[in-house]
Context: one part of a larger RNA
């Protein structure tokens, strides 16, 4: 891991609500313990102690259909109208382990442990070999005597090197190991605070500790076993058959509250009442200060005018004075800005009244009662705050969707677009979106684009199309080509030079078809080239500018590239137009099922209604959750049956049912089993890192 089996809302008491039954509705209903009897897991009778109800109000005395407050009430609060009670069944709650499994832990004057390990006690054992050479002593020298010096002897040491022994420094291997701590190499101590055998002692808030919270039997910031104990768990996981009806929430308030709860909101079931009522539409009347706008207030902010007050300059013995292109209050003029400005002011919205639509309907809405779930929400569009007018960001409002929604489209893709799935059909029509092939359906028409743009921005550019404005042009434009482009003159000044062309000033005149006291290149300065300008040639359009459409550049990323792919250019791109077609679980058609409502018929009836059938209409996505109806398992009772001419079980599975499920033949097996009605429950597994077994 798979298979098989086991595995989770139970039981008791009390309360409450619903269903159902007894008695009662002329106010009653019930027994508990106990007792007696019997056909004895039980039943019948007795037992009224007691309980609930029939009256409430008040703290109470108390009063009483009233009472309390009060001096008092035409006031206020709570009452007074309506039958209950006792069983059974079910929902829920409380108390109990209370749906199941799960802690770390806490307590026990309960116990077991020092064969591991810490320390201690008693008694034993062990330490190859080599080295160094302390004190003391002896001899010699030496001294007045010591001291001292030398040689020898001697054999000290938590001395040195290094096996056994003890330890464990570094590394590799090992890491489902050979091993729940090892192996190999390397390393430390190795006569000592050394190592070690045997025996003994100290223990759980205690021991022991050369002290690391270390060690106390692979367990230690309080051992192990048992008990309290099914501790508690606002937390995680799991919670077993089917179908039908309805169907949420992720919000507000409070909370030692924030991943929990309680009240409200939203869901469901029952009951009650229910109006042309709710909802919607129209009209009328109100509320309001947003969008916008405005500057009348509060502020901000620009220019002008005028002018206080300053600054600067001049003048000045003082007082005064003058100028100003600087700063600038207030007023005025012009033009602006504002969430915390408003002289104004919508749309939408909300409230009230009136009218209308909808025959919907015993419905919406409302009330009472039972049961919940929800309190982490998310995205998109619109309006805003925070942020950076960032975020698949965050906090509100509003609508939709997802959540709890399948289907079609967007290549794929909860929240986008279309559209809400009762079932069946080898029928039809459409939506969004599409119609070259993959791939169902158009290789339609008119334009644009040349970039594979389509399938990235600011910005930039003789890309190209459309529509304008304006200038030149057969009296010949624009471009090209040929020719000219001169003279006074090298203008004057400046300058070393300045000759069109460093710079300054002036910019005239002449000849001309035209030609600048010169547009640029160039020279030291000249020269040279060129342009303006003119003629000739040529022969029809050529410039400037604006708006719009589609393109171009801008464009660099890591495995091989991508409109989904292939591929496509009078498109299979983009814009426009028209007609077809495709396309969904949408709509239609046909058949069927079921819920609710209406209506008709039949049967039953305790007259409340219940069951069945026909027709018509509206429905039938669904998580949490509420409500309803069923299937199957085990057992008990009653009735009816089957079975050695073969029960159960197992294999098998025709066939039947909307599902849970039922089930013939045949085989196996060898002794019990089924159906109907009623009752009861250890009653349904795929999940819980579930438990046990097998493989």
């Nucleotide at each position: 891991g798979u298979c098989u089996g086991c595995g989770a809302g139970u039981u008791a008491u009390u309360g409450u609500c619903a269903g159902u039954g007894g008695c009662g509705u002329c106010a009653g209903c019930c027994u508990a313990a106990g007792g007696u009897c019997c056909c004895c897991u039980g039943g019948a009778c007795u037992g009224g102690a007691g309980g609930c109800g029939a009256a409430g109000c008040g703290a109470a005395a108390g009063c009483g259909a009233g009472u309390a407050c009060c001096a008092a009430a035409u006031g206020u609060g709570c009452g007074g109208c309506c039958a209950g009670u006792c069983g059974c069944u079910g929902g829920c709650a409380a108390u109990a382990g209370a749906c199941c499994c799960g802690a770390a832990g806490c307590g026990g004057a309960g116990g077991u442990g020092a064969u591991c390990u810490a320390c201690u006690c008693u008694u034993g054992a062990g330490c190859a070999g080599g080295u160094u050479g302390a004190a003391g002593c002896c001899c010699a020298g030496g001294u007045a005597a010591c001291a001292c010096u030398g040689g020898g002897u001697g054999g000290a040491g938590g001395a040195c090197c290094g096996a056994a022994c003890u330890c464990g420094u570094g590394a590799a291997u090992g890491u489902u190991g050979a091993a729940a701590a090892a192996u190999u190499c390397u390393g430390a101590g190795a006569u000592g605070a050394c190592u070690u055998g045997a025996g003994a002692g100290u223990a759980g808030g205690a021991g022991c500790g050369a002290a690391a919270g270390a060690c106390u039997a692979a367990u230690c910031a309080a051992a192990c076993c048992c008990c309290g104990u099914g501790a508690u768990a606002g937390c995680u996981g799991g919670u077993u058959c089917u179908c039908u009806c309805c169907g949420a929430a992720a919000u507000c308030g409070c909370u030692u509250g924030a991943g929990g709860g309680c009240g409200a909101g939203u869901c469901u079931u029952a009951u009650g009442g229910a109006a042309g009522u709710a909802c919607c539409c129209g009209g009328c009347g109100g509320a309001g200060g947003u969008a916008g706008a405005g500057c009348a207030c509060u502020g901000a902010a620009u220019g002008g005018c005028u002018u206080a007050g300053g600054g600067g300059c001049c003048c000045c013995a003082c007082c005064a004075g003058g100028c100003u292109g600087c700063c600038a209050a207030a007023a005025c003029c012009a033009a602006u800005c504002a969430a915390a400005c408003u002289c104004c002011g919508a749309a939408u919205u909300c409230c009230g009244c009136c009218g209308g639509u909808c025959u919907c309907a015993g419905u919406a809405u409302c009330a009472u009662a039972g049961g919940a779930a929800u309190c982490a929400g998310g995205c998109u569009g619109c309006g805003a705050g925070g942020g950076a007018u960032a975020a698949g960001c965050u906090u509100c409002g509003u609508a939709g969707c997802c959540g709890a929604g399948a289907g079609g489209g967007c290549a794929a893709c909860a929240g986008c677009c279309c559209a809400g799935a009762c079932c069946a059909u080898c029928a039809g029509c459409u939506a969004a979106g599409g119609u070259g092939c993959c791939u169902a359906a158009a290789u339609a028409c008119g334009a644009u684009u040349a970039a594979g743009u389509g399938g990235a921005a600011a910005g930039g550019a003789u890309g190209u199309g459309a529509c304008g404005u304006u200038g030149c042009u057969u009296a010949g434009a624009c471009a090209g080509u040929g020719a000219g482009g001169a003279u006074g003159u090298u203008g004057g000044c400046u300058u070393a030079g300045a000759g069109g062309c460093a710079g300054c000033c002036a910019u005239c005149a002449u000849u001309u078809a035209a030609a600048c006291a010169g547009u640029g290149c160039g020279u030291a300065a000249u020269a040279g080239c060129u342009g303006a300008c003119u003629c000739a040639u040529c022969g029809a359009g050529c410039g400037a500018u604006g708006u719009c459409g589609c393109g171009c550049c801008g464009a660099a990323a890591a495995u091989g590239a991508u409109u989904g792919g292939c591929g496509a250019u009078c498109a299979a791109a983009u814009c426009g137009u028209a007609u077809a077609c495709c396309g969904a679980a949408g709509c239609u058609a046909u058949g069927g099922a079921u819920u609710c409502a209406g209506u008709c018929c039949c049967g039953g009836u305790u007259c409340g209604c219940c069951g069945g059938g026909g027709c018509u209409g509206a429905g039938u996505g669904g998580u949490a959750g509420g409500a309803g109806a069923g299937c199957g398992u085990a057992a008990u009772c009653a009735g009816c049956g089957c079975a050695g001419c073969g029960a159960a079980g197992c294999c098998g599975g025709a066939c039947g049912g909307a599902a849970a499920c039922g089930g013939a033949a045949g085989g196996u097996g060898g002794a019990g089993c089924g159906c109907u009605g009623a009752u009861u429950a250890g009653u349904g597994a795929g999940a819980a890192u579930g438990c046990a077994g097998a493989c």